[in-house]
RNA sequence: AAUUGAACAAAGCCGAAUUUCGCUAGAAAACGGGGGAACCACUAAAGAUAUAGGGGUGAAUUUUGUCCUUGAAGGACAAAUAGGGUGCCUGUGACCCGAAUCCGUCAGCUAACCUCGUAGGCUUACUUUCAGGAACCA
Numbered sequence: 001a002a003u004u005g006a007a008c009a010a011a012g013c014c015g016a017a018u019u020u021c022g023c024u025a026g027a028a029a030a031c032g033g034g035g036g037a038a039c040c041a042c043u044a045a046a047g048a049u050a051u052a053g054g055g056g057u058g059a060a061u062u063u064u065g066u067c068c069u070u071g072a073a074g075g076a077c078a079a080a081u082a083g084g085g086u087g088c089c090u091g092u093g094a095c096c097c098g099a100a101u102c103c104g105u106c107a108g109c110u111a112a113c114c115u116c117g118u119a120g121g122c123u124u125a126c127u128u129u130c131a132g133g134a135a136c137c138a
Stems, first nucleotide, its partner, number of pairs: 010124005018029004030118006040108001053106001054103004062080007083097004088133004093128001
């Protein structure tokens, strides 16, 4: 000096998941979630089936085909799809995601009120193609 890898910092991304105070246990603000009146909504009878129930967080729903499999639901893969993401905003282009999990037989909406969370994962010389705006600088 070059190449490769790793760590830290910085700048960012998905997400509610940040900031401050405190010796510590923790506390506060802020941002999110759940439960919870009235009114409204739901609601009948008979039969079949099925508890294979019902519900929450989340963008993550729905369908077709093939294979596996059950008493029935279901599972895997492929292709789509509601919907969601990409560095000031909107549109557009291109590229991605379209999961997972919790409650435990139970919860519509819902003022007061009660209660819970503050994770995890990732990118690299950037600032997506273009257009119209905004802000800042001169």